[in-house]
Parts: sequence; C1' cells; structure tokens
RNA sequence: CGGAGGUGCCGGGUGUUCGCCGGUGAGCCUUGGUUCACGGGAGGAAAGUCCGGGCUCCGCAGGGCAGGGUUCCAGAUAACGUCUGGUCGGGGCGACCCGAAGGCAAGUGCAACAGAGAGAAGACCGCCACACACGUGUCCACUUCCGCAGUCGUGCUAUCCGCUGGUCAUGCGCGGCUGAGGAGUGGGGCGCCGAGAGGCGUCGGUCAGGUUGAAACGGUGCGGUAAGAGCGCACCGGUGCCUCGGGUAACCGGGGCAGCCAGGUAAACCCCACUCGGUGCAAGGCCAUAACGAGGAGCGCUUGAGGGUUGUCCGCCCGAUGCUCCUGGGUUGACCGCUGAAGCCUGUCAGCGAUGGCAGGCGUAGAAGAAUGAACACCCCCACCGCACGGGAGACUGUCGGUGGGCACAGAACCCGGCUUAUAGGCACCUCCGACCC
RNA sequence: GCCCUCUUAGCUCAGUUGGAUAGAGCGCGGGAUUCCUAAUCCCGAGGCCGCAGGUUCGAUCCCUGCAGAGGGCA
Repeated sequence: CGGAGGUGCCGGGUGUUCGCCGGUGAGCCUUGGUUCACGGGAGGAAAGUCCGGGCUCCGCAGGGCAGGGUUCCAGAUAACGUCUGGUCGGGGCGACCCGAAGGCAAGUGCAACAGAGAGAAGACCGCCACACACGUGUCCACUUCCGCAGUCGUGCUAUCCGCUGGUCAUGCGCGGCUGAGGAGUGGGGCGCCGAGAGGCGUCGGUCAGGUUGAAACGGUGCGGUAAGAGCGCACCGGUGCCUCGGGUAACCGGGGCAGCCAGGUAAACCCCACUCGGUGCAAGGCCAUAACGAGGAGCGCUUGAGGGUUGUCCGCCCGAUGCUCCUGGGUUGACCGCUGAAGCCUGUCAGCGAUGGCAGGCGUAGAAGAAUGAACACCCCCACCGCACGGGAGACUGUCGGUGGGCACAGAACCCGGCUUAUAGGCACCUCCGACCC
Repeated sequence: GCCCUCUUAGCUCAGUUGGAUAGAGCGCGGGAUUCCUAAUCCCGAGGCCGCAGGUUCGAUCCCUGCAGAGGGCA
C1' cells in the first nucleotide's frame, strides 16, 4: 500500500422566527375554551409480531387422555428458542466463521428410476463343484409315458469268399440293460399372499472381481479353500465393555478385552429428558348515556334445550317470561390503567465473559383520524470547480475562494428483555494474508 | 393493537406417508367441418409451483426467514 476478519459507535450541531401535541403557573370568559410566560416532545431498528417476562382478568376438589415447545455441557438472567464461556463436527492459507448438535446398537415406516440384489439383501456376468452326450443341466422319490445316447443280444443287408451256399458292420430293424433329459405324479426346504383351508413362486456352492445406483453389509496383506468369504491371523479404522489419568460437565488422552463390523433417514412417526392453565390494554376498573325495543322462525320446560367447569373426557355445578337463528333499527362517550422504567449515565469492585454488587448523579414523549414540521444564519462533513498562495522533479498535496448536497431505512400507541428483517454515508480500536522498502 | 388462513398456466382450481414428463376446465394459436360464422372434432403452445436459505440421494410437499393477498376480534 492492497485485500480480508472481528468488536464498539454515529445516523449532523447551535441559534432565531413561524406552526403542531402534552405539562405547570397566571389572567379572561366561563366549566372547556382562549391568551401570555416557562419547560418537554421518536428510533437503532419505534418495523415484523417470531420468542420470553411484567401487568390484567378468568380458571384451578379429583382422575384420565390428548396437544404445543425445547434438545451437546456449564453458567448468566425476572424469563427465554436469548446471551456468555467451553466441547464436538464442518469451512477457510489465516485472523475467524457456521452448526435444529439427544436416540436409527428400542420399535414401526420410507428409498422413484436403474440394477441380480435396497436390508441380516442378492446369483445377471464371472469363479468353482458334481453329472453326463462337452455345452447343457442342478432338492428327493416314482413311472406299462416320450424322444435321445451308450452298451449287450438278435435278425436283415451293403460287403467279402473257394459263390444253388456261406459270411458280415462302420448301415438298418427289433429286444434287454444303463444313463442324463423332457413330461407326469407325489413329497421336502425356502419365500410371498391368506383369518383359515389353501394358493402362487422358487431350488448346487460362492460374494474375491464386473455391472447399477445418492447409497451394495469395513480396508490392506498372508493363510485357508473346489472356488470363495472376518472363515482364521497380523496391522489399520470404527463400535461396545472394563479400567487409569485430566476436567464441575460435555468431552479429551492412555491401557486392556471382544471379530462385535451394527448402512441412510427422527426439519418420518416415535422414544428419553425438561417444560407449558387460558386471555390479552379492544386486558381490566369506574362514571354517564342508550340501557334495548320491533317483526319472524326453530328448540325446550324436570324423561330437561342449553350453559359453566377457558384443549378435551369422566365427574361436578347452574338451568325455565329460557336458549338459538334471521330481518331491520338504536347507542357506540369521559376518566383511570398511562408511563419512575428488571430505567439511564459516570466511577469502582468481583468475574475470562455474559452479568452482578456498591457509591454518586439524572429523572427523559404520552396521542386517540392519532403531535414531533418548515424557513433562514453560522459551524461541521462530503463532492466538484478555480489554480490564487505554499510544498514537491512529478503524481499529488495543504491553505483559501466559489457552487451543490447533508441524502438511507424508517414514525412511538401498556411496558420491558431478546431475535429477525431494512438501512445512504461515516468513525475508532484490535487482528490476519499478500506485495514492496529499511 | 391482537389473531387466523392462503399464494400452482392469462383466469378458476386439483395435486400427501417427498420420487423427476406438475394436471383439469375456460381462455389462446393452428387445422378439419361450413357458402361464412357459431357450436362440434383433432393437434399444439403456455409454469423457475410468491422469494431466499436449509434438511434430504431427491422438495410444489418438511423446516426457518421474508414479501403479497384475504378474513376475524370491543
């Protein structure tokens, strides 16, 4: 100098005049107006209404069942899904950042397409065994079945001979035996369907290698085997159990044992642990006024409609000029709640920190069609221009003058702590990476 | 002030234990039929499923945060 990370902060200031909303005091008219004086008047998010609490009213004999929320550990706090510190995992060269981060080794479910096979899986290619007919088959038994092969017997014939005869297969026919296969019957194992009876499908071993996929049941080597395989062994990785050390804990490190090798998904149902009554200032209180009329329909009157029990059921309680609905009218004011707030600032102490204690000081909007604005001047800040003066070789820079601008997101509504989202421009401090110079 | 629901083609709507070409009707474009039109028949186009991020092998669907629209409460 460039790029980047983190933390904290600002969001123009002062004065004059006019205007708006409250407050206090005084005067006037008169019971709410007006005039004068003094003093106050939006934000870091006032927003979204996503969490938590205060406050408010209702509920809360008892029992059952749902439902919501949270999710590594410890701490902070009124409380939290927030914050702080740590652990583990992931990302980045790094400063540092991100994480809904319990359990799939409880149960149930899901995984399209492709693929042989998607969960204690699978046999398509391959490898191997066995059988024979050597390129096909594969659980077991049986057969007055079928064709085939081998073999044995027998007959015929080509053939051959010394030829009225005889002989003969490598050919043809018939028969027997053997063999694997087909077909059929019966049985067995496994899988699926079904309440059952039963039905359907399938049949050697193997998972090293290939192939599919997002995902295929640890990796390497040796042994072993028909071929193979944690099948056995060694090492590596993971998991579980035991144990030692550190830590409050999550967890980390070391040692031993066990072939245990267990896939993914819980922002799928669910399980464990913790936690939650409902309602929201249109809460609620009080005063005044209307204080309820009109028309119609339905249900019910103790064998009870309906209501309360504020998630729901049981149970309990109330219940008769009662309850529900439709049409069309009327009233929709004042005050309190209301702003002193788990408040803010400064210093100090404890703590790594969130935060807490103590001391001193401040006292800070309160509307209800809803106020907080405008103009001018000066200062400050930013951009551009002039090159007037100074510095410099130059790029440029300081002073001065002029012009323009001060803009973004956005507007309290019972209050507070957070989160999330929006935001022109700017400041301070700490840190990392790269380049150059000393 | 407080609470609830929805967002899919130009319009009105379907779409669930999450599975890859996201459908239907009307409308639009082309063709057939007709002397011409309507009706009818055939074919076709048209969607970042409101936006962004996450979970998952995979998101219209599940979760979170925004945006927009509609409705209710004295």